[in-house]
RNA sequence: AACGUAUUUGGCGAUGGGGUUCGCCGUAAUUACACCGCCUGGUGUUGAUGACUCCUGAAUUGUG
Numbered sequence: 001a002a003c004g005u006a007u008u009u010g011g012c013g014a015u016g017g018g019g020u021u022c023g024c025c026g027u028a029a030u031u032a033c034a035c036c037g038c039c040u041g042g043u044g045u046u047g048a049u050g051a052c053u054c055c056u057g058a059a060u061u062g063u064g
Base pairs, nucleotide, nucleotide: 010025011024012023013022016055017054018053019052020051021050032045033044034043035042036041
């Protein structure tokens, strides 16, 4: 990569993926915070984790 058989099983936790773990949901769980305002528009801040860890992406600094 192709073919055949079986019909196994999940998803979510503000920016990607893997592992571990916690909580939540079964069409739901989920979609951060602050300020202003012309009423859902504008500005700003933190973070790739729910938590831990690794990889990747971005940013800063130093060295070769």

Model confidence (mean pLDDT): 76 of 100. This is a predicted structure of a 64-nucleotide RNA (Fluoride riboswitch aptamer (crcB RNA motif)) from a Thermomicrobiales bacterium. It was read from a public genome assembly, where an Rfam model found it.